The RNA shown here (small-subunit ribosomal RNA) has 1461 nucleotides and comes from an uncultured bacterium.
The prediction has a mean pLDDT of 83.
Rfam family: Bacterial small subunit ribosomal RNA.
RNA sequence: AGAGUUUGAUCAUGGCUCAGGAUGAACGCUAGCGGUAUGCUUAACACAUGCAAGUCGUACGGAGAACUUGAAUAAAUUAAAGAAAUUUAAUAAAAAUCUUUUUUUAGUGGCGGACGGGUGAGUAAUACGUGAGAAUUUACCCUUAGGAGGAGGAUAACUAUUAGAAAUAAUAGCUAAUACUGCGUAAAGUCUUAUUGAUGAAAGAAGAAAUUCGCCUAAAGAGAAGCUCACGUCUGAUUAGCUAGUUGGUAGGGUAGGGGCCUACCAAGGCGACGAUCAGUAGUUGGUUUGAGAGGAUGAUCAGCCACAUUGGAACUGAGACACGGUCCAAACUCCUACGGGAGGCAGCAGUGGGGAAUUUUCUGCAAUGGGCGAAAGCCUGACAGAGCAAUACCGCGUGAGGGAAGAAGGCCUUCGGGUUGUAAACCUCUUUUUUCAAGGAGGAAGAUCUGACAGUACUUGAAGAAUAAGCAUCGGCUAACUCUGUGCCAGCAGCCGCGGUGAUACAGGGGAUGCAAGUGUUAUCCGGAAUUAUUGGGCGUAAAGCGUUUGUAGGUGGAUUUAUAAGUCUUUUGUUAAAUUAGUAAGCUUAACUUAAAACAUGCAAAAGAAACUAUUUAUCUAGAGUUAAGUAGGGGUAACGGGAAUUUCCAGUGAAAUGGUAAAAUAUUUAGAUAUUGGAAAGAACACCAAGGGCGAAGACAUUUUACUAGACUAAAACUGACACUGAGAAACGAAAGCUAGGGGAGCGAACGGGAUUAGAUACCCCGGUAGUCCUAGCUGUAAACUAUGGAUACUUGGUGUUGUGAUUAUUUCACAGUAUCGAAGCUAACGCGUUAAGUAUCCCGCCUGGGAAGUAUGCUCGCAAGAGUGAAACUCAAAGGAAUUGACGGGGGCCCGCACAAGCGGUGGAGCAUGUGGUUUAAUUCGAUGCAACACGAAGAACCUUACCAGGACUUGACAUGAAGAGAAGUUAUUUGAAAAAAUGAUCUGCUACGGCCUCUUACACAGGUGGUGCAUGGCUGUCGUCAGCUCGUGUCGUGAGAUGUUGGGUUAAGUCCCGCAACGAGCGCAACCCUUGUUUUUAGUUAAUAUUCUAAAGAGACUGCCGAUUAUAAAUUGGAGGAAGGUGAGGAUGACGUCAAGUCAUCAUGCCCCUUAUGUCCUGGGCUACACACGUGCUACAAUGGAUAUGACAAAAAGUUGCAAUUUUGUAAAAAUGAGCUAAUCUCUAAACAUAUUCUUAGUUCAGAUUGUGGACUGCAACUCGUCCACAUGAAGGUGGAAUCGCCAGUAAUCGCAGGUCAGCUAUACUGCGGUGAAUCCGUUAUCGGGCCUUGUACACACCGCCCGUCACACCACGGGAAUUGGCUCUAUCCCAAAAUUUUAUUUUAACCUUAGAUGGAGAAAUACUUUAAAGAUAAAGCUAGUGACUGGGGUGAAGUCGUAACAAGGUAGCCG
Repeated sequence: AGAGUUUGAUCAUGGCUCAGGAUGAACGCUAGCGGUAUGCUUAACACAUGCAAGUCGUACGGAGAACUUGAAUAAAUUAAAGAAAUUUAAUAAAAAUCUUUUUUUAGUGGCGGACGGGUGAGUAAUACGUGAGAAUUUACCCUUAGGAGGAGGAUAACUAUUAGAAAUAAUAGCUAAUACUGCGUAAAGUCUUAUUGAUGAAAGAAGAAAUUCGCCUAAAGAGAAGCUCACGUCUGAUUAGCUAGUUGGUAGGGUAGGGGCCUACCAAGGCGACGAUCAGUAGUUGGUUUGAGAGGAUGAUCAGCCACAUUGGAACUGAGACACGGUCCAAACUCCUACGGGAGGCAGCAGUGGGGAAUUUUCUGCAAUGGGCGAAAGCCUGACAGAGCAAUACCGCGUGAGGGAAGAAGGCCUUCGGGUUGUAAACCUCUUUUUUCAAGGAGGAAGAUCUGACAGUACUUGAAGAAUAAGCAUCGGCUAACUCUGUGCCAGCAGCCGCGGUGAUACAGGGGAUGCAAGUGUUAUCCGGAAUUAUUGGGCGUAAAGCGUUUGUAGGUGGAUUUAUAAGUCUUUUGUUAAAUUAGUAAGCUUAACUUAAAACAUGCAAAAGAAACUAUUUAUCUAGAGUUAAGUAGGGGUAACGGGAAUUUCCAGUGAAAUGGUAAAAUAUUUAGAUAUUGGAAAGAACACCAAGGGCGAAGACAUUUUACUAGACUAAAACUGACACUGAGAAACGAAAGCUAGGGGAGCGAACGGGAUUAGAUACCCCGGUAGUCCUAGCUGUAAACUAUGGAUACUUGGUGUUGUGAUUAUUUCACAGUAUCGAAGCUAACGCGUUAAGUAUCCCGCCUGGGAAGUAUGCUCGCAAGAGUGAAACUCAAAGGAAUUGACGGGGGCCCGCACAAGCGGUGGAGCAUGUGGUUUAAUUCGAUGCAACACGAAGAACCUUACCAGGACUUGACAUGAAGAGAAGUUAUUUGAAAAAAUGAUCUGCUACGGCCUCUUACACAGGUGGUGCAUGGCUGUCGUCAGCUCGUGUCGUGAGAUGUUGGGUUAAGUCCCGCAACGAGCGCAACCCUUGUUUUUAGUUAAUAUUCUAAAGAGACUGCCGAUUAUAAAUUGGAGGAAGGUGAGGAUGACGUCAAGUCAUCAUGCCCCUUAUGUCCUGGGCUACACACGUGCUACAAUGGAUAUGACAAAAAGUUGCAAUUUUGUAAAAAUGAGCUAAUCUCUAAACAUAUUCUUAGUUCAGAUUGUGGACUGCAACUCGUCCACAUGAAGGUGGAAUCGCCAGUAAUCGCAGGUCAGCUAUACUGCGGUGAAUCCGUUAUCGGGCCUUGUACACACCGCCCGUCACACCACGGGAAUUGGCUCUAUCCCAAAAUUUUAUUUUAACCUUAGAUGGAGAAAUACUUUAAAGAUAAAGCUAGUGACUGGGGUGAAGUCGUAACAAGGUAGCCG
């Protein structure tokens, strides 16, 4: 950075597609390791289980535990004393109480729970981003100042009783505080009438103590939070108007605080095309991704902000919430229940179900970082740190390295030689990243000791052993990489173009190759390429695209000089633009990914200081833009009115007498009731000949007889005045052909519809005869056209020529200026065509419009309209094109020129008959096959009785009838008999090989193989036909064109000819033409010659003809024409010779050949049959139909061929075919060998003395053999046929016509065919209008398989999406009413009430609580509406489909030019 795809090719337009990058991805196949990240994008679906927010006993009273300290009490046992009561002493164990110490914590209390973590439903602005701002609050923390006096009453826990299944609750009683409440004190606080006023605080705990931690007030800070403003922030106008607390004011309330935040009153405002309102969609930003950038897309992880916590509402507590793991209420759902009632909220971490293409473990630890509480130890922490799972992504490493050619084997291919896999392997040497095992073993720990989840991990060392480790996709082009086999429009592939119908590099498999690599492909999405929405950076004459035209509002843009300002603009500075990210630098992990550090940029916004050129605003002026006045000019400009003549039709009257009219031709029609025609008169309506023009005027549509009235605009010349007053113009308004509509007139001609006549297969058309609406006028409506110059308006600039309209100037009447109008053209532009001072050039300003084709200017909605309809205007679906300009062809029921036995003019035929022959068809066992318009059909076939022969029936053979190779044997062969249709078989006889020693010939055996007239001429070679013996077909160089291509090769002449001449951006050349070659015509020479002759015949070599000579014409050319001479004159005549190419023309059955097929048969041999059939159709011929003839007799004249398996003379026999005989001839010697014709006679117009088919009999010949199926002869028989319909063929001079002769094939012949030969020997050609074919030029084209082309619409069938649709089911929004839960709230009422005041006391007061009421209020109910989605009988058009049906509308003059309304 581009590429593929519209075409036969080209350029441009234009869409579609591809190559790149990216991803929270998914799926297929595959999988060695490590590091670093990431991991429900779907159901804000529902959730089992565990954990995720607690902590403080140094705030408090209890309740326990441990057992340590101390204390007191009671009881027991023993001993002693005593008579007893009792007293004294001792003892060890247990229990309880108080106290001290340690420890646990349900409750009161404090702090936290508003952080951290999750999610993105809602939200288009109460959000977010950037930048400003003022009327605020702030627990813990930091700093500063000051203070902490003295009282009081309760209450949980606990105890008792009670209710309940439980959750939980009630009553009575006891008790503490850093819990709660007064009093005192106080200003730096707050309020206030600004003071001498009012108001308003506090708590203790630990310690032996020092002291420490707390407490209260105020100020300040930090960080945090609330509020306001400006700018930015998606789509839709098929959403244009929205708004009543709405906008503002006053007063009050409320709040931390400003505020309609709330209430009352007053005013009527506020927002909106600079897009309000409504609808749809959406968390937002830093960033991410892509891009050269500008932009586009996106908003996972990380970070900032916001919102939410099952759904909806509400407040409480608190510094902070209207609170994810708090409370209350309502709703849905789930669970428990003893049916009375209760409980719950994973969008925390794991995990489950579900949904889905799809996303992990119910893990470890608080070791680190951070957070809460605590004086601290510490406790808590699914934040976090880690591990696990997943190739999900990025990065790194490995799967070995070196040597090794008999280039092994195997595979694949093969031209069979070989090539390739491939140094690849084997094999040798080496290494150990990785792997396994063993040993050691960190840092992360701060802070002296201790403390590590990760983890015995990273890392290090040693050992073993190439050991444990390669796939995926692709290989037709784009796009790197090619072959074989299979398949046969099947199976399949495909991103686009497209591939597959028997040789598929495109399907499937194999081999090989290419790309990437632990991955690789596919799918999805985004950007790019795409300048394909174009600011950078596109367009609008014909490709999509200029509104039908004008006026004009908003808006945008705007002449010259000057003053000021500083909004835009520019410069400098300051603040901000979080961090991370990106880019650069450096550092740390072995490297990288990754991580870290410092430094830095850009952009935006805000503020400050400056500059003053430009824009803007402002000041004062100007006249070049624009306008005004006065003078002229031209004009189908407009509106209205009055006139005019020609024509047409009708009516009246006259004349007149048979048709008229119409057409390609007719008919319908009119007409003896007098038409048409003609003369005179009258009436009506519409349109205005000539002038008239590429001319005029108008904004466009449009405007044409004369005159008049009213009226708009333009231009010219010279002055004066105003002083930028201008340009464009979204909306808006006005005008706007024809057709059409409404109402009323009018109605001659024309004339949709309609009727009739023609045409036609049909003809709802074209043509003809009629004819209604309409066309005309008035008043309205409609508002569209191919409303076109397919070209919006304005201004300025940029060579000219020619014509013309208007005006003016100047004069030597021929120049100039302005304003129009037309044409050719410079530069330039354009894809080209073309445009070109009237731009499609160069620039500026403004408006409108376009973004592939179809669906479709359709549906739907809205606006307008009486309607018709108009304006605005999609999508689903479908295609890979649609379209423009130009090029080369081909074609045209386009044009011009020219040629040809093409027509015409002639002569003779075919088509009618009979026969021959070929074909079709039919038949058949077979009628072998091929050839099928010209260019198949007397063609292959220059000759089917057998053979040929390929076909059919039957009988046989299987290495074969034929070839090569191997082995063995042997002669081979000749011949006889039998069987047989033959092939053949059997049995005998005879013979016992030749040789140059290589072999020849035959047989047997087995295998390679032979063989095939089997298929494919659409796989081929070769050969051939045809256009066409037509004059064409090309190339090199140059030039022109962006290019395909053009030029040359066209033009003017001329020719048989692209033959030649001239001209020319062409100059040359090639294949064709011509000539060279053969034959023939004249002549010369030489030679030969078969009886002789040679001027004559044969052969060879020459000469001759070249427009060479003369005249005329033309252009002084080429050439043509006439003439001379000449045997021959303009190519003398004939032949051979066939350019580039076309027809997939013909031939696989001449031959050759790829592939396929058959192989005891599709091969080979044999006999017989068939190719010869026969209702019929066609082609090509022969013979005739007669007197230009037939018959008989007689008599002449050729050429060219052929001949020994032959031609055969002569003679004889036979009516004859022929036979016998066999001279001569291997040929200028011999033979085959003429007919028409001439002479004479006859026939006399008849189905004949024409014609000869058919048939009978008898013969001849060939041949193994004439039945199917040969030819010939004789006799007899004697058919059709009397010159041939439509149509059609050949031929112009030694030609047609006519006459015979020969040859090849061949035993014979079906030959009347074919190929040659000579004899006799005409007529006509005015000419190129038309037919056929061809050539050149030109034109149109929607054709290029090229008119046998292309292509349109209905109908029928199938499928697909969509519209309408009675209705029906949801969702959302709004309005009104009802009902109002929890909660908040004003006042009042009722009830209750520890602290404070009052009272001796009862009590009362203040305050508080509950209940009721008022207001607000979610959900719910009802009613109506709007928007939106789904379904829907039936219905409408659309699209796509195989070769359906009917026509043929368009493309050529498309056969009626086409198209628009």